[in-house]
RNA sequence: CUGUAUCACCUGCAAACUCGGUGAAAGCCGAGGACGCAAAACCACGGGUCUAACGCUCUCACGCGAUAGAGUCAGGAUAGCCGGGUUGCCGGA
Numbered sequence: 001c002u003g004u005a006u007c008a009c010c011u012g013c014a015a016a017c018u019c020g021g022u023g024a025a026a027g028c029c030g031a032g033g034a035c036g037c038a039a040a041a042c043c044a045c046g047g048g049u050c051u052a053a054c055g056c057u058c059u060c061a062c063g064c065g066a067u068a069g070a071g072u073c074a075g076g077a078u079a080g081c082c083g084g085g086u087u088g089c090c091g092g093a
Base pairs, nucleotide, nucleotide: 006093007092012037013036017032018031019030020029021028022027035080041086042085043084045083046082047081048078049077050076055072056071057070058069059068
């Protein structure tokens, strides 16, 4: 000087929950708050999972229509589900 692993240091992020906002919902944003994370930084490319507004089908009524219910559907969401891609901190023992 370089590499690997572990324990540290300097740092970073922020689960649940509460309040406010937003969305049809899943969820997301802000403040408080820390369960945890060495990539829990960023990216929906692949898989999985969640929601189902609009759309479609069915049911009641065979009817003037509206309403309601059920099923299906992602182009919506999840990066703190996994994989993948990109970038990054420490260098003490």
Molecule: c-di-GMP-I riboswitch aptamer
Organism: Bacillota bacterium